[in-house]
RNA sequence: UGACGAUAACGGCAAACCUCUCGAAAGAGAGGGACGCAAAGCUAUGGGUCUAAGCCUCACCGGGGGUAUGAUCGCCAGGCAGCCGAA
Numbered sequence: 001u002g003a004c005g006a007u008a009a010c011g012g013c014a015a016a017c018c019u020c021u022c023g024a025a026a027g028a029g030a031g032g033g034a035c036g037c038a039a040a041g042c043u044a045u046g047g048g049u050c051u052a053a054g055c056c057u058c059a060c061c062g063g064g065g066g067u068a069u070g071a072u073c074g075c076c077a078g079g080c081a082g083c084c085g086a087a
Base pairs, nucleotide, nucleotide: 004085005084012037013036017032018031019030020029021028022027035074041080042079043078045077046076047075048072049071050070054067055066056065057064058063
């Protein structure tokens, strides 16, 4: 330095659920709370998944279908940078 990752050390993050706020929704932020995580740090570039406000379309009484420009990195891969050091 690269790979690897322990019942190690110093620390870190925080699922479900609850409260408040934002959002059309998916979901997000804050506080509480811990299922887990060695990148559960950052990044929507590719794929997946979720949602469908707007738009398109069918119907025309509710409404149905399609669509990401929305969301998710705690779905997978890629990119960037990072702590520690037993085997």
Model confidence (mean pLDDT): 87 of 100. This is a predicted structure of an 87-nucleotide RNA (c-di-GMP-I riboswitch aptamer) from Firmicutes bacterium UBA993. The sequence was found by an Rfam model in a public genome assembly. The source organism's lineage runs through Bacteria, Bacillati and Bacillota.